[in-house]
This is a predicted structure of a 534-nucleotide part of an RNA (large-subunit ribosomal RNA, domain I) from a seawater metagenome. Rfam family: Bacterial large subunit ribosomal RNA. Gene Ontology terms of the family: ribosome and structural constituent of ribosome. RNAcentral holds the full RNA, with entries from SILVA.

Context: one part of a larger RNA
RNA sequence: AGCAUUUGAUGGAUGCCUUGGCACACAGAGGCGAUGAAGGACGUAGUACGUUGCGAUAAGCUUCGGGGAGUUACGAACAAACUUUGAUCCGAAGAUUUCCGAAUGGGGCAACCCGGCAUAUUGAAGAUAUGUCACACUGUAAAGUGAGCAAACCUGGUGAACUGAAACAUCUAAGUAACCAGAGGAAUAGAAAACAAAAGUGAUUCCGCUAGUAGUGGCGAGCGAACGCGGAACAGCCCAAACCUAUGUUGUUACGGCAAUAUAGGGGUUGUAGGACCUCAACAUUUAAUGCUAAAAGAACUAGAAUUUACUGGAAAGUAAAACCAUAGAAGGUGAUAGUCCCGUAUAGGUAAUUGAUGUAAUUAAUAGAGGUAUCCUGAGUAGUACGGGGCACGUGAAACCUUGUAUGAAACUGCCGGGACCAUCCGGUAAGGCUAAAUACUCCUGAGAGACCGAUAGUGAACUAGUACCGUGAGGGAAAGGUUAAAAGAACCCUGAAUAAGGGAGUGAAAUAGAUCCUGAAACCUUACGCUU
Repeated sequence: AGCAUUUGAUGGAUGCCUUGGCACACAGAGGCGAUGAAGGACGUAGUACGUUGCGAUAAGCUUCGGGGAGUUACGAACAAACUUUGAUCCGAAGAUUUCCGAAUGGGGCAACCCGGCAUAUUGAAGAUAUGUCACACUGUAAAGUGAGCAAACCUGGUGAACUGAAACAUCUAAGUAACCAGAGGAAUAGAAAACAAAAGUGAUUCCGCUAGUAGUGGCGAGCGAACGCGGAACAGCCCAAACCUAUGUUGUUACGGCAAUAUAGGGGUUGUAGGACCUCAACAUUUAAUGCUAAAAGAACUAGAAUUUACUGGAAAGUAAAACCAUAGAAGGUGAUAGUCCCGUAUAGGUAAUUGAUGUAAUUAAUAGAGGUAUCCUGAGUAGUACGGGGCACGUGAAACCUUGUAUGAAACUGCCGGGACCAUCCGGUAAGGCUAAAUACUCCUGAGAGACCGAUAGUGAACUAGUACCGUGAGGGAAAGGUUAAAAGAACCCUGAAUAAGGGAGUGAAAUAGAUCCUGAAACCUUACGCUU
């Protein structure tokens, strides 16, 4: 020196654990804000920092309800207090709520600076206190509304590129990402100028098929329906107009009116055309809202069954034996594994705010039939057309349909539109006004559950002072770090030592090679002892 065994030191793998996460399904909630939000700054405790709470009334104030013995948050220390005259705590409703922030009296390098007006401080005051003073829109005014923030979902506007096509230009990615505007608890859409095909369906939305079909496509890469069928959920309505009435204005007048126009009310709303108008019939039926009532739901919360002995052990919930409860053998805790020890669980009960099926009478609002058909009405810079685009599964194509930048531009129910060029027949519908629940999408958040999800290099970046420390001028980037014990019983006292270092005794403990760098404690590397080899 090497090898084998071995002693420790170092190190923190592994095992076990879980305070934290992840991803679900159900229910709730789906907003907050000028009565000043979200988010912050600064303060605030007897005593330092951080977190939490709170706001100069500052870990809190008041009232009501619950609860019943300890309490002054995490936080473990000391001090000083409170509390059965009911504290702390839990729930509900209030009060207070500095400064910044939409920030709104003006300004500003956010959390700061400086004002006007009114009132008060006997007067005055380069003072103080309280209140008030932004802008836009509506409104005669008084006053009201708006703004800003918020995870996804939704609608609209603007709108890429990487990429794929094995290059690349049409195409794709994709109307995606991103940005902007806006709304709601959902949004959009929606009661046929729809589909269909000789038979019929009957608003919209969503799901499963139809079907990777028909198509489209440098017919490349790719893109990709509908009819129809089966389900979820179902709900239908209101205007404009004709006509009538009232009022105002204007024009005209033979002063009786007439006409035009505007506003308001009635009327009326559709395709088998309907309505106005005329004739008849009738005052019915049904529904909604508002008010009251009230079963019930609804906070904290209340009651809630049943076990002992022996043994092992530091400790019994283990083992043995004998019992008991069960509408409760869910879960968690307790010195090892507990239905019967604790907290709970099944079950039963409880009420404020609030919600409220139902019932009730009143008020208000809405809602209906038959026949006739001469006249009148039924959405115009619209439909259509041309050119240029876009959307439709459909890339201009034989290209219908929808939409519209430019230019043109109808008809009037014997009307008009559609049925994928176009024409005829036939069929379907009635555009150019509007509203509409449910089925559907999502989860920043709350409750109660659950997982062939993770278990500290995993799972959120974050189980710990975590968006912290730290880095960056900044936008921004962004960690590491869990475990003594059942209980601190956290090692009195003595000794070595310069020592408040470190260690040795003693003591605690089941264990101290569990001693705070603390469960287990692998390997690398170092090391002790002994053997063998050289």